[in-house]
């Protein structure tokens, strides 16, 4: 420098004319008018998590169900984020054992129990004897039967740790040395997960828990069409059941306990009226700038700003210029022509995650080439 892959940020600006919605103030002939401001995203999408807020009068215990799962920190909280650790994969350097980097991680437990794993293989975990090796017996000298074995061979992705020695009828951690793994103890370092070193025990029994399960921690429900208030109208009517000394009936997610409401009551059925308006509704876990602390996520301080609020749902169109992009002009400066494009529209609000994306900027990894 080029190519490929991954990640983060950004994703138009100004002027003029006309049009739409809205805030504040004023005026009004109540139709509106004037002035000064504002008006759709990084994902507004998905509705997957967490909350704020509102209602269930206010709460509790248990079962069931669901969620999370290495350590420390951040946050209102999260199944989120930051930094580390373990494990796995991979690159470079050095040269056989280390150093440095990048990527992934649904990383509590399989020696609690129950399951699952095609084919091959004797056998796939309370697991094993196909070939082979050794011993005994029979006998037709090459076979049969019985016993032992898991060192050698075979099957397989995986078959009861590895190398060497002793021992044995032949073998085997049967015993021993060294190595590896597991468990436990100690020292050092670290907030910690852990790391390094030393020691003891022959302890040596695969995989899988995004399989059931076990352990630890956590979870009340519904959801802005939540809810609150005002006005108007109708039928102070009808039917059924249970009840009013107490507890019918109902509420509290699914169930149980428990608790609460409850007597001119409650539940159910059929029917009638209204469906108009105001609030919720945008000042916040808020934005921006600067400074400070921290590896970082983030936090603290100072200053400054108010940045949509529609209700069938507004936030636009045209023209010009700039920025940006494409092409041409041999290259640079410059000039000319064309383009304005992606994914995509707020609806109670906020913090995350996931998905989509023309163009632009930056970072990391891998490979090739060139130069030093």
């Nucleotide at each position: 420098a080029c190519a490929g892959g991954g990640g983060a940020c950004u994703g138009c600006u100004c002027c003029a004319u006309c049009g739409c919605c809205u805030g504040u103030g004023g005026c009004u002939c109540c139709g509106g008018c004037c002035a000064c401001g504002g008006g759709a995203g990084g994902a507004a999408a998905g509705u997957c998590c967490g909350g704020a807020c509102a209602g269930c009068a206010c709460a509790g215990g248990g079962c069931a169900u669901c969620c999370u799962g290495c350590u420390u920190c951040c946050u209102a909280a999260c199944g989120g984020g930051a930094a580390g650790g373990g494990c796995g994969c991979u690159u470079g350097c050095c040269a056989c054992g280390g150093c440095a980097g990048g990527c992934g991680u649904a990383c509590a437990g399989c020696a609690c129990g129950u399951g699952c794993a095609a084919c091959a293989g004797a056998a796939a975990g309370c697991a094993a004897a196909c070939c082979g090796c050794c011993c005994c017996g029979g006998c037709u000298u090459g076979c049969c039967g019985g016993g032992g074995u898991a060192a050698g061979g075979g099957u397989g992705a995986a078959a009861g740790g590895g190398u060497g020695g002793g021992g044995u009828a032949a073998g085997a951690g049967c015993c021993c040395a060294c190595c590896g793994g597991u468990u436990c103890c100690g020292a050092u370092g670290g907030u910690g997960a852990c790391a390094u070193c030393g020691g003891a025990a022959g302890c040596c029994a695969g995989g899988u828990a995004a399989a059931c399960c076990u352990c630890a921690g956590g979870a009340g429900c519904u959801g802005a069409a939540a809810g609150a208030c005002c006005a108007a109208a109708u039928a102070c009517a009808c039917c059924g059941g249970c009840g009013c000394c107490c507890g019918a009936g109902g509420g509290c997610g699914g169930c149980c306990c428990g608790u609460c409401c409850g007597a001119u009551g409650c539940c159910g059925g059929a029917g009638g009226g209204u469906a108009g308006g105001u609030c919720g509704a945008u000042c916040g876990a808020g934005g921006u700038a600067c400074g400070g602390a921290g590896u970082g996520a983030u936090c603290c301080g100072u200053a400054u700003c108010c940045c949509a609020g529609a209700u069938a749902a507004a936030u636009g169109a045209u023209g010009g210029a700039g920025a940006c992009c494409u092409c041409c002009u041999g290259c640079c400066c410059g000039g000319g022509a064309g383009g304005c494009g992606a994914c995509a529209g707020a609806a109670u609000c906020c913090g995350g995650c996931u998905u989509a994306c023309a163009g632009g900027u930056c970072c990391c990894c891998u490979g090739u080439c060139c130069u030093c």
About this RNA:
Predicted 3D model of a 372-nucleotide RNA (Bacterial RNase P class A) from a Bacteroidota bacterium. It was read from a public genome assembly, where an Rfam model found it. The organism belongs to Bacteroidota, within Bacteria. The prediction has a mean pLDDT of 77. It matches the Rfam family "Bacterial RNase P class A". The family's RNA type in Rfam is ribozyme. Its family is annotated with tRNA processing, dimeric ribonuclease P complex and ribonuclease P activity in the Gene Ontology.